RNA sequence: UGCUUAUAGAGAAAGACGGAGGGAUUAGACCCUGCGAUGUCUUAGCAACCUGUUACUUAACAAGGUGCUACAUUCUACUCGGGCCGCUACAGCCACCCGGGACAGAUAAGUG
Numbered sequence: 001u002g003c004u005u006a007u008a009g010a011g012a013a014a015g016a017c018g019g020a021g022g023g024a025u026u027a028g029a030c031c032c033u034g035c036g037a038u039g040u041c042u043u044a045g046c047a048a049c050c051u052g053u054u055a056c057u058u059a060a061c062a063a064g065g066u067g068c069u070a071c072a073u074u075c076u077a078c079u080c081g082g083g084c085c086g087c088u089a090c091a092g093c094c095a096c097c098c099g100g101g102a103c104a105g106a107u108a109a110g111u112g
Stems, first nucleotide, its partner, number of pairs: 001112007013043005021032003026077004044069003048066003051062004073104001078101006086093002
């Protein structure tokens, strides 16, 4: 760095450094942020995957390896279905809401 598979509306803090934007990209929103954000380090914690132990049909425990610790992957965008306001030439258009699927990204394991 590519590919494959799986997972994600739960969970989880403080200190130091630093000093301006940040929440993946694009666009729109909404939020965080000099009462110091994003980020780095340390300690602590959480428990998604691997690992270990117990159990044996499907879980519990541990926290060794990664990871994670604002807002659902912060929300929406593509598509399908349902509900429903309005317009209407009765074929459709369109605002809002709900539920699926996909794309993309993130993480883990395997592999090139």
Source information:
Model confidence (mean pLDDT): 81 of 100. The RNA shown here (SAM riboswitch aptamer (S box leader)) has 112 nucleotides and comes from Mucilaginibacter sp. The sequence was found by an Rfam model in a public genome assembly. The source organism's lineage runs through Bacteria, Pseudomonadati, Sphingobacteriales, Sphingobacteriaceae and Mucilaginibacter. Of the family's consensus pairs, 97% are formed in the model.